This is a predicted structure of a 360-nucleotide part of an RNA (large-subunit ribosomal RNA, domain IV) from a Thermodesulfobacteriota bacterium. Rfam family: Bacterial large subunit ribosomal RNA. RNAcentral holds the full RNA, with entries from ENA. The organism belongs to Thermodesulfobacteriota, within Bacteria. The coordinates come from a structure-prediction model, not an experiment, and the mean pLDDT is 90.
Context: one part of a larger RNA
RNA sequence: CCCUGGUUAAGGAACUCGGCAAAAUACCACCGUAACUUCGGGAGAAGGUGGGCCCUGGCCGGUGAAGGAACUCGCUUCCGGAGCGGGCUGGGGUUGCAGAGAAAUGGGGCUGGCGACUGUUUACUAAAAACACAGGGCUCUGCCAAGCCGCAAGGCGACGUAUAGGGUCUGACGCCUGCCCGGUGCCGGAACGUUAAGGGGAGGGGUCAUCCGGGGCAACCCGGAGAAGCCCUGAACCGAAGCGCCGGUAAACGGCGGCCGUAACUAUAACGGUCCUAAGGUAGCGAAAUUCCUUGUCGGGUAAGUUCCGACCUGCACGAAUGGCGUAACGACUGGCCCGCUGUCUCGACCAGGGACUCG
Numbered sequence: 001c002c003c004u005g006g007u008u009a010a011g012g013a014a015c016u017c018g019g020c021a022a023a024a025u026a027c028c029a030c031c032g033u034a035a036c037u038u039c040g041g042g043a044g045a046a047g048g049u050g051g052g053c054c055c056u057g058g059c060c061g062g063u064g065a066a067g068g069a070a071c072u073c074g075c076u077u078c079c080g081g082a083g084c085g086g087g088c089u090g091g092g093g094u095u096g097c098a099g100a101g102a103a104a105u106g107g108g109g110c111u112g113g114c115g116a117c118u119g120u121u122u123a124c125u126a127a128a129a130a131c132a133c134a135g136g137g138c139u140c141u142g143c144c145a146a147g148c149c150g151c152a153a154g155g156c157g158a159c160g161u162a163u164a165g166g167g168u169c170u171g172a173c174g175c176c177u178g179c180c181c182g183g184u185g186c187c188g189g190a191a192c193g194u195u196a197a198g199g200g201g202a203g204g205g206g207u208c209a210u211c212c213g214g215g216g217c218a219a220c221c222c223g224g225a226g227a228a229g230c231c232c233u234g235a236a237c238c239g240a241a242g243c244g245c246c247g248g249u250a251a252a253c254g255g256c257g258g259c260c261g262u263a264a265c266u267a268u269a270a271c272g273g274u275c276c277u278a279a280g281g282u283a284g285c286g287a288a289a290u291u292c293c294u295u296g297u298c299g300g301g302u303a304a305g306u307u308c309c310g311a312c313c314u315g316c317a318c319g320a321a322u323g324g325c326g327u328a329a330c331g332a333c334u335g336g337c338c339c340g341c342u343g344u345c346u347c348g349a350c351c352a353g354g355g356a357c358u359c360g
Base pairs, nucleotide, nucleotide: 001355002354003353004352005351006350007349008348010346011345014344019341027051028050029049030048031047036041038172052094053093054092055091056090057089058088059087060086062084063083067079068078069077070076071074095099107339108338109337110336111335112334113333114331115330119131120130135170136169137168138167139166140165141164147156148155149154173326174325175324176323178256179255180254183253184252185249186248187247188246189245192244193243194242198238199237203233204232205231206230207229210225211224212223213222214221215220257275258274259273260272261271284318285315296312297311298310299309300308
């Protein structure tokens, strides 16, 4: 010096990112307990008092000896209450620093954020405000269901049947959930436009029997026309869904404006004008887990407060089931304050055991 314990004057969080760690609290009985609340809770709220041992009294249970009585004479029944032991409740005494004498065994209060709650999770750095959750909505599915696994057979769904099953979003409860269907998606429509294979075959082309012209005595050569067949190509026209088109739909994906002026101090603008849009953000909340400027401004708490709480609203860039705002209870979650308590600290010191170190 390190580790694990123990003690510590005065102070008591001055430590530190932060009371991290430690200390403190702790059991049982009794007294007594606030706001708030979903009336269950909050509650072990908080805050107090008592607790050993000895003597003695009362009451209530348990067990039940001796003895006595009766008869149906038995391992009988009844009366009886000693002794022993338990609980509750009085009185008196006594002792130590200390009586839940050891061990084990809640610190508490106030106020925010988030999540309703109990649960679940990154097996080996994250337990959470993440996931789940009852509850709410939308949507698909009429049964050989939809959906899912499988090439198939087959299986799950389900030996279920719309009060059922699948998908998706939201997430107890309370009060609520505005406007936009132009875009994208989905649903409905089917007149018209567009549109594939296919049907169709106008027409075009290749080949060619044969014929014609030229050359040649001829075989044959060159050029031209050309039926049928075979082959290549191919317009009009008929062709579904889809798309276009017409509607619906936002607890579907999503979106929810700008400029200028105006009131008899000033300031502000209920009011007006104008441009654009599918429609221009309602309620509620708001420097917020969201606010850049920003330590915004005011108030509170402190001697002093970039944090915290309450307000204001100029919302860079909240906002209504990618839910909005509240909310009792709950939380090894996260922020602020206070009481208690302490070696966290001022600021160190000492003790014990084990290491380190020296020797072997």